[in-house]
RNA sequence: GCACCUGUAGUUCAAUGGAUAGAAUAACGGAUUCCGGUUCCGUUGAUUAGGGUUCGAUUCCCUACAGGUGUA
Numbered sequence: 001g002c003a004c005c006u007g008u009a010g011u012u013c014a015a016u017g018g019a020u021a022g023a024a025u026a027a028c029g030g031a032u033u034c035c036g037g038u039u040c041c042g043u044u045g046a047u048u049a050g051g052g053u054u055c056g057a058u059u060c061c062c063u064a065c066a067g068g069u070g071u072a
Stems, first nucleotide, its partner, number of pairs: 001071007010025004018055001027043005048064005
């Protein structure tokens, strides 16, 4: 350089073009405990960026960016 794949909470993963983008874990608060841990309850937090298609886009298309795999 070329081809292909991926990009969603701090982290690991879901979501058939239509429900308020969901769960685990982490963080924070509370209950429990003499204190801590464990356990239980609650709260906060995300679609890489821009454009297009569509009544409607995390999902489809294009470009850019970032990461990965293969190749000479």
Molecule: transfer RNA
Organism: uncultured Prevotellaceae bacterium